[in-house]
RNA sequence: GCGAGAUUAGUUUAAUGGCAGAACGAGUGCUUCCCAAGCAUUAGGCAGGAGUUCGAUUCUCCUAUCUCGCA
Numbered sequence: 001g002c003g004a005g006a007u008u009a010g011u012u013u014a015a016u017g018g019c020a021g022a023a024c025g026a027g028u029g030c031u032u033c034c035c036a037a038g039c040a041u042u043a044g045g046c047a048g049g050a051g052u053u054c055g056a057u058u059c060u061c062c063u064a065u066c067u068c069g070c071a
Stems, first nucleotide, its partner, number of pairs: 001070007010024004018054001026042005047063005
């Protein structure tokens, strides 16, 4: 330099045009003499920008970061 892939909550991950889900973690409450465990509940996310579309996490383009391969 060229090509391919990935990027979703603090972490791991699902959803592939139509309300963004789960687990762990965090906060609060209950329980307990205390801790742990358990139960309930709350907050928190689509890498950034542009385009297509009635509607974009999803499709297209560009950018950024990471991984792999070729040279």
Molecule: transfer RNA
Organism: Patescibacteria group bacterium